[in-house]
Molecule: transfer RNA
Organism: Candidatus Moranbacteria bacterium RIFOXYA1_FULL_44_7
RNA sequence: GGGACCAUAGCUCAGCGGUAGAGCACCCGGCUCAUAACCGGAGGGUCGUUGGUUCGAUCCCAACUGGUCCCA
Numbered sequence: 001g002g003g004a005c006c007a008u009a010g011c012u013c014a015g016c017g018g019u020a021g022a023g024c025a026c027c028c029g030g031c032u033c034a035u036a037a038c039c040g041g042a043g044g045g046u047c048g049u050u051g052g053u054u055c056g057a058u059c060c061c062a063a064c065u066g067g068u069c070c071c072a
Base pairs, nucleotide, nucleotide: 001071002070003069004068005067006066007065010024011023012022013021018055027041028040029039030038048064049063050062051061052060
C1' cells in the first nucleotide's frame, strides 16, 4: 500500500426491510432450618458514528472509527 470479516443488553450471541430477542450475570419472589441448585418474575439497548436508498432500515449502499486476519 491492497483486500476480507466483525461491531446488537454488563458478558456470549441470535435477529437477512415492518414496534429489538435468548442464555448467563445482577435484582425481587418461591422452595429450604440455612446456603447452593431448581422454579417464577422485573429491570437493563440512541443496534459503533455520519450520510444515502425506501412509505418504512439492526438489516441494503457509501464514508469514517475501532478490532481481527490475509496479501505485498